[in-house]
RNA sequence: CGAGCAGGCUGGACGGCCGCGGGCGCAGCGCGAAAGCGCGCGCCUGAGGAAAGUCCGAGCUCCACAGGGCAGGGAUAGCGGCUAACGGCCGCCGGGGGCGACCCCCGGGAAAGUGCAACAGAGAGAUACCGCCGCAUUUGCGGCAAGGGUGGAAAGGCGGGGCAAGAGCCCACCAGCGCGCGGGAGACCGCGCGGCUCUGCAAACCCUAUCCGGAGCAACACCGCAGAGGGGCAUCGUGCGCCGGCCCGGCGCGCCCCGAGAAGGUGGCAUCGAGCCGUGAUGGCGACAUCCGGCCAAGAUAGAUGGCCGUUCACGACAGAACUCGGCUUACAGGCCUGGUCGCACA
RNA sequence: GCGGGUGUAGUUCAAUGGCAGAACACUAGCUUCCCAAGCUAGAUACGUGGGUUCGAUUCCCAUCACCCGCUCCA
Numbered sequence: 001c002g003a004g005c006a007g008g009c010u011g012g013a014c015g016g017c018c019g020c021g022g023g024c025g026c027a028g029c030g031c032g033a034a035a036g037c038g039c040g041c042g043c044c045u046g047a048g049g050a051a052a053g054u055c056c057g058a059g060c061u062c063c064a065c066a067g068g069g070c071a072g073g074g075a076u077a078g079c080g081g082c083u084a085a086c087g088g089c090c091g092c093c094g095g096g097g098g099c100g101a102c103c104c105c106c107g108g109g110a111a112a113g114u115g116c117a118a119c120a121g122a123g124a125g126a127u128a129c130c131g132c133c134g135c136a137u138u139u140g141c142g143g144c145a146a147g148g149g150u151g152g153a154a155a156g157g158c159g160g161g162g163c164a165a166g167a168g169c170c171c172a173c174c175a176g177c178g179c180g181c182g183g184g185a186g187a188c189c190g191c192g193c194g195g196c197u198c199u200g201c202a203a204a205c206c207c208u209a210u211c212c213g214g215a216g217c218a219a220c221a222c223c224g225c226a227g228a229g230g231g232g233c234a235u236c237g238u239g240c241g242c243c244g245g246c247c248c249g250g251c252g253c254g255c256c257c258c259g260a261g262a263a264g265g266u267g268g269c270a271u272c273g274a275g276c277c278g279u280g281a282u283g284g285c286g287a288c289a290u291c292c293g294g295c296c297a298a299g300a301u302a303g304a305u306g307g308c309c310g311u312u313c314a315c316g317a318c319a320g321a322a323c324u325c326g327g328c329u330u331a332c333a334g335g336c337c338u339g340g341u342c343g344c345a346c347a
Numbered sequence: 348g349c350g351g352g353u354g355u356a357g358u359u360c361a362a363u364g365g366c367a368g369a370a371c372a373c374u375a376g377c378u379u380c381c382c383a384a385g386c387u388a389g390a391u392a393c394g395u396g397g398g399u400u401c402g403a404u405u406c407c408c409a410u411c412a413c414c415c416g417c418u419c420c421a
Base pairs, nucleotide, nucleotide: 001343002342003341005339006338007337008336009335010334012312013311014310015309016308017307018306020046021045022044023043024042025041026040028039029038030037031036048318052329053328055327056326057325058324059323060216061215062214063213073212074211075210076209077208078092079091080090081089082088093107094105095104096103097102108207109206113205114204115201116200117199129148130147131144132143133142134141135140156174157173159171160170161169175197177194178193179192180191181190182189183188220267221266222265223264230258231257232256237255238254239253240252241251242250243249275295276294277293278292280291281290282289283288313316348417349416350415351414352413353412354411357371358370359369360368365401373389374388375387376386377385394410395409396408397407398406
């Protein structure tokens, strides 16, 4: 210098004017008996790394539920750790890819059972079409599975010995399986021995191990005009209507009380928390933990972040909170920083 | 905002992991003086991207689009 890898940060900046949401203040103005409401003024504050998808895990709320087991359903799946928890994260193991930095893996069990393996091919979980060998010698009978052919897959691979021809029939190496010894916290790794070999698919049913109540803030709690409805009217008072010529008295409706409750409103809900920040300290390879210091950060209910001007640069991508957190996934113009790798050149 | 579901031809629907079919519609031809009907032939699709598998419309993951339901009481 070129190519490539991993991790992190940022997501236009500054100034002026106008406008919008929220909070606080006011000895301002208006309305009101007051509480307060509206307007105005001042100050403070106002989207994200994904606010998204709603794929996981929780907080919170209501519903259900004596305790335990089996069955059934769902989720997860190498080992160890982190975490409130997780299907997340970190480290490691095994497998695969890359010269390498590094990246990828739904990575338990196919020797519990069932099922599937189309077409091609003689044969697809068990064989003999061509072929090889022996005997008969025109067809035939017997042996074999090395070679050919089909296929994604054909009775471990490759080499040698052996044989009529062949074959783990025998031997060496490699793969797989089992046993033993050693190492490791473990997944697993290394060495030795043995018999001689077992197809693939569980993101097919299934088996094993572990875990799991349901619904979701439109949850849920509270207030609640009018109308309709239900109950009371024991007692007191009273209005209207009816009985009656009038009084007393009686009956009905209402005023009254109770429960529930459209519309509408308040809380939940705005940050005091599994909270955020720090080239902080200590421990740890790391995720993270403990301590120290600092901070309190949008919050509506038709839903607020915008517009114009000036300067400047690399000319600005994906995209807009709606109960709240921890993750994952997906989208994303450009810029910056850090640490490895490979190649070339020079010293 | 929350919950659930579906994507196959132009439309409505099928298909057990093994060559994707049917009906209507469309195109061409035959038939007719012309049209319709009828007959014959043809074209057209698994929403997209990865993975598992010998092989995927089907199984798994992600994504995109569309549809449905949702205060409480009665």

Predicted 3D model of RNase P RNA and transfer RNA as a complex of 421 nucleotides.
It holds a member of the Rfam family "Bacterial RNase P class A".
Model confidence (mean pLDDT): 75 of 100.